Formats: sequence, C1' cells, structure tokens
RNA sequence: GGUGCUGUAGCUUAGUGGUUAAAGCGCCUGUCUUGUAAACAGGAGAUCCUGGGUCUGAAUCCCUGCAGCGCCU
Repeated sequence: GGUGCUGUAGCUUAGUGGUUAAAGCGCCUGUCUUGUAAACAGGAGAUCCUGGGUCUGAAUCCCUGCAGCGCCU
C1' cells in the first nucleotide's frame, strides 16, 4: 500500500428493509429470610462507532472516515 471480517445497554449476543431495537448476565426497588444468597414481582439503562447517500420507510443496503482482529505484498 491492497484486501476481508467485526463495531447494538456495564458485559455477552439476537435482530439482515416494515411501524415500541429483544434476551441472558449484571445494576436498582420491593416481597420473602434473624441476615446474606436463591426464588418471585417490578424498574432504569443502547437515538445501534462517525458523517453522508438510496428508499415511502435504514441497526439492516451503498459510500467516506475511525477503531479492533486477520490475510496478501
């Protein structure tokens, strides 16, 4: 220098054009317990890496950039 993959909640992932972005773990509150944990009930938390484009509609498709991990030279 070229090229491929990945980027979604604190963490790990799902969602691959269609109307509230979902789940597990974690966090908070309550019930229960002598107390903790477990269990049960409820709650907060991601404008989906950045900036544009296409479309009636974009986390999803296209382009640029950034970051991470590979491959080629």